[in-house]
A computed fold for a 476-nucleotide part of an RNA from Lupinus albus, annotated as small-subunit ribosomal RNA, 3' major domain. Lineage of the source: Eukaryota > Tracheophyta > eudicotyledons > core genistoids > Lupinus. The RNAcentral record of the full RNA draws on SILVA. Rfam family: Bacterial small subunit ribosomal RNA. Its family is annotated with structural constituent of ribosome and ribosome in the Gene Ontology.

Context: one part of a larger RNA
RNA sequence: UGACGGGGGGCCGCACAAGCGGUGGAUCAUGUGGUUUAAUUCGAAUCAAAACGAAGAAACUUACCAAGGCUUGACAUGUCACGAAUCCUCUUGAAAGAUAGGGGUGCCUUUGGGAACACGGAGACAGGUGGUGCUUGGCUGUCAUCAGUUCUUGCCGUAAGGUGUUGGGUUAAGUCUCGCAACAAGCUCAACCCUCGUGUUUAGUCGCCAACAUUGAGUUUGGAACCCUGAGCAAACUGUCGGUGAUAAGCCGGAAGAAGGUGAGGAUUACGUCAAGUUAUCAUGCCCCUUAUUCCCUGAGCGACACACAUGCUACAAUGGUCGGGAGAAAGGAUCGUGAUCCCGCUAGGGUGAGAUAACUGCAAAAACUAGUUCACAGUUCGGAUUGUAGGCGGCAACUCGCCUGCAUGAAGCCGAAAUCGCUACUAAUUGCCGAUCAGCCAUACGACGGUGAAUUCGUUCUCGGUCCUUGUACG
Numbered sequence: 001u002g003a004c005g006g007g008g009g010g011c012c013g014c015a016c017a018a019g020c021g022g023u024g025g026a027u028c029a030u031g032u033g034g035u036u037u038a039a040u041u042c043g044a045a046u047c048a049a050a051a052c053g054a055a056g057a058a059a060c061u062u063a064c065c066a067a068g069g070c071u072u073g074a075c076a077u078g079u080c081a082c083g084a085a086u087c088c089u090c091u092u093g094a095a096a097g098a099u100a101g102g103g104g105u106g107c108c109u110u111u112g113g114g115a116a117c118a119c120g121g122a123g124a125c126a127g128g129u130g131g132u133g134c135u136u137g138g139c140u141g142u143c144a145u146c147a148g149u150u151c152u153u154g155c156c157g158u159a160a161g162g163u164g165u166u167g168g169g170u171u172a173a174g175u176c177u178c179g180c181a182a183c184a185a186g187c188u189c190a191a192c193c194c195u196c197g198u199g200u201u202u203a204g205u206c207g208c209c210a211a212c213a214u215u216g217a218g219u220u221u222g223g224a225a226c227c228c229u230g231a232g233c234a235a236a237c238u239g240u241c242g243g244u245g246a247u248a249a250g251c252c253g254g255a256a257g258a259a260g261g262u263g264a265g266g267a268u269u270a271c272g273u274c275a276a277g278u279u280a281u282c283a284u285g286c287c288c289c290u291u292a293u294u295c296c297c298u299g300a301g302c303g304a305c306a307c308a309c310a311u312g313c314u315a316c317a318a319u320g321g322u323c324g325g326g327a328g329a330a331a332g333g334a335u336c337g338u339g340a341u342c343c344c345g346c347u348a349g350g351g352u353g354a355g356a357u358a359a360c361u362g363c364a365a366a367a368a369c370u371a372g373u374u375c376a377c378a379g380u381u382c383g384g385a386u387u388g389u390a391g392g393c394g395g396c397a398a399c400u401c402g403c404c405u406g407c408a409u410g411a412a413g414c415c416g417a418a419a420u421c422g423c424u425a426c427u428a429a430u431u432g433c434c435g436a437u438c439a440g441c442c443a444u445a446c447g448a449c450g451g452u453g454a455a456u457u458c459g460u461u462c463u464c465g466g467u468c469c470u471u472g473u474a475c476g
Base pairs, nucleotide, nucleotide: 001476002475003473004472005471007470008469009468010467011466012465013464015460016459019423020422021421022420023419026314028312029311030310031309032308033307034305035304042053043052065299066298068296069295073125077124079121080120083117087102088101089100091098092097107114108113127289128288130287131286132285136283137282138278139277140276141274143272148187149186150185153182154163155162156161167178168177169176193266194265195264196263198234199233200232201231202230203229204228208223209222210221211220237260240254241253242252243251244250303442316416320375321374323372325370326369332363334361338355342351343350344349382413387408388407389406390405391404392403393402429452430451431450432449434447435446
C1' cells in the first nucleotide's frame, strides 16, 4: 500500500422486513447433462451455461454419419492451347456425374486481334465450420448506472508511498458546500439526445366538424372551433412563501401549476476485474490436412430415451366452465403480398377476386369485461394429455420428422416437502392483439402494443451484495 477478518463505525440496494403472485408436486413444450448411437455436428458451465449462439434443423440449412464420386478442384489470380456462349437429344445412374451425337456463330475491331463465356493441360496455388480465445484484433458478459479512477505542480517521508481524494454537513452521485499543505486538471456523475405527459403557433388531407343527399362510397357544399396528425416554440429553475440549518450547501412543508424537487421511461456503462466468452459472424499469428481434415451428391442424423437438472405453457375450478347477445384498444406489417363480398363445406379449408400503392382498403374477431342462460362441489358440463379415425394446407417430398380441423377417446392433476424466484404504480397480477425469422412450422419462445388494474413498505436487528472511514494480520 493492497487483500482478508464468524473486528468496529457510517451509508445504500426488492438485500431483508411488510405485501402480492409464482417455481419446487402433475401433464406437456423447449434447452442441458447422462446414456445410447454409424452419427446423435459444434460451442456456452456458479451468480455472469442450460426457450443461450438458433429472428424458424423434413431436403437445403449442415458443420455429423453411411454409401457413391472429383483431384488446379464448388470459388480467385495469372500462363498455354482450343472453342463463342446459351441450347436440344441418346445410354447409364439413387443422384452427383459419366457417355455419344445434334444445332449454333453473336458483340467490338486498325481484320492482327480483343471482351465475355466454356472445355482441357502443367505448375504456382485454391480450399479447410481442422487445432490453439492460454498468441491476438474486434465485439460481448460481469462487478455496475456502482461512484469511483487518475494526474500536474507543490509539500511530507531515506524509500515503498502519502497528501490532494481525509474531516463537519449534504446528495441518487468524489453532487454541492464549509474547513484543511495543498492548488489546478482529466475520465466517469449530471446535462446535452429520443419517447411520453401540458399549452401555444402553423399546416388542414385520405383525418375532424356541420349541412344536404344516399343502399353505400375518396359523392356534393361549407368550416379550421374541437379531436387528431406533422413541424416549430414555450414550460420546471428549489424560481417563489414559511420553517430548519452555520447568514452555507441543503432538507421539510405550502402556493401556483399539466407536471415539483432527477416529472416518467429509454439510449448512454469511467480506471479496471474474471488468462471470463467468442479462432463456428468477421479478421488474424503459429501449428496441422493437401487423390484429403478440401469439394459434389443420395439417404440418415442434429428429433434417440431408464433417468437427472433448468426455463416455460396449461391446469387442478363456482372470483369458475358452457351457450347465445352487447360494448369498447393501441401498435404493426401488406403487391411473388394483404385478401372483402358471395357460393360450397360441420370445420380446417376450397372457388370467386372487389378495394387499397394505404389516417382511405383489407389482415381484424380484440380478449378479459358486461346483462342473461345452464351446471351445484363431483375427478365433475373441471382438466385437457394420450390414442383411434376421417379430412385440409403449403411443399419436389410430411415414414423417420410439419401444422391445422371434425368425430370419438378422456390420462395425471383437488394448490404442491425442504428450499427458492419476481415485483414499489399504471408497477405486480390478469387479458388479448401484432411483428421479425418464415414455402410451411413443431412459437407455450423472443421483441413490441394496448385493455382491466391492486396490496404493502414499522423499519435496518438479521441474510446477501456494494461503498467510505478505521483497526488487526505470521498473507501479497